[in-house]
RNA sequence: GGGCUCGUAGCGCAACGGUAGCGCGCCUCGUUUGCAACGAGGAGGUUGCGGGUUCAAAUCCCGCCGAGUCCA
Numbered sequence: 001g002g003g004c005u006c007g008u009a010g011c012g013c014a015a016c017g018g019u020a021g022c023g024c025g026c027c028u029c030g031u032u033u034g035c036a037a038c039g040a041g042g043a044g045g046u047u048g049c050g051g052g053u054u055c056a057a058a059u060c061c062c063g064c065c066g067a068g069u070c071c072a
Stems, first nucleotide, its partner, number of pairs: 001071007010024004018055001026042005048064005
């Protein structure tokens, strides 16, 4: 330098172009003498950045940035 894959909640990951979810973690409450476990509820997201297409974009297209991998 080129090819491919990827970037979504604190972490790991989902999401046929039509309300952005799951697990763990976090907070509150219950249970306990207390902790853990368990049960109930809750908070937390400019979907890497900028544009384009579309009635509508995490999803499709372009550019950039970053990570992984292969080739040179």